Source information:
SAM riboswitch aptamer (S box leader) from Caldilineaceae bacterium SB0664_bin_27, 121 nucleotides, folded computationally. The sequence was found by an Rfam model in a public genome assembly.

RNA sequence: CUCUUAUCCAGAGAGGCGGAGAGACCGGCCCUGUGAAGCCCCGGCAACCCGGUAACGGAAGAUGAAAUGUCUUCUGUGACGAAGGUGCCAGUUCCGGCAGAUAUAUGCUGGAAGAUGAGAG
Numbered sequence: 001c002u003c004u005u006a007u008c009c010a011g012a013g014a015g016g017c018g019g020a021g022a023g024a025c026c027g028g029c030c031c032u033g034u035g036a037a038g039c040c041c042c043g044g045c046a047a048c049c050c051g052g053u054a055a056c057g058g059a060a061g062a063u064g065a066a067a068u069g070u071c072u073u074c075u076g077u078g079a080c081g082a083a084g085g086u087g088c089c090a091g092u093u094c095c096g097g098c099a100g101a102u103a104u105a106u107g108c109u110g111g112a113a114g115a116u117g118a119g120a121g
Base pairs, nucleotide, nucleotide: 001121002120003119004118005117006116007115008114013042015040016039017038021031023029025097026096027095028094043089044088045087048085049084050081051080055077056076057075058074059073060072061071062070063069093113098110099109100108
């Protein structure tokens, strides 16, 4: 970088350096010298990976005369946990961008794009 897949209306910031931009892109809107980005540091959120007890299932095999029994293995969901790997800590991914139905404004549904995780190339 590409592909697959899950999630994205919840949550969580102080300090130091720095010195004008940030919010992916475009339009809007908004944050910002009461200090943007970036870097450092400490703190926090969350629970994707991870650990996996209780509980609820599924499949295969064994045992057995047989069973809806018992055992083993694999596996799904999983309250819960937070040591480790990421991620995140203005605003719904800030809102819209494309399409659909409608009473054509608001709003709704789906998608695109993007972000993050996990897996693969």
Lineage of the source: Bacteria > Bacillati > Chloroflexota > Caldilineae > Caldilineaceae. Its mean pLDDT, the model's own confidence on a scale to 100, is 79.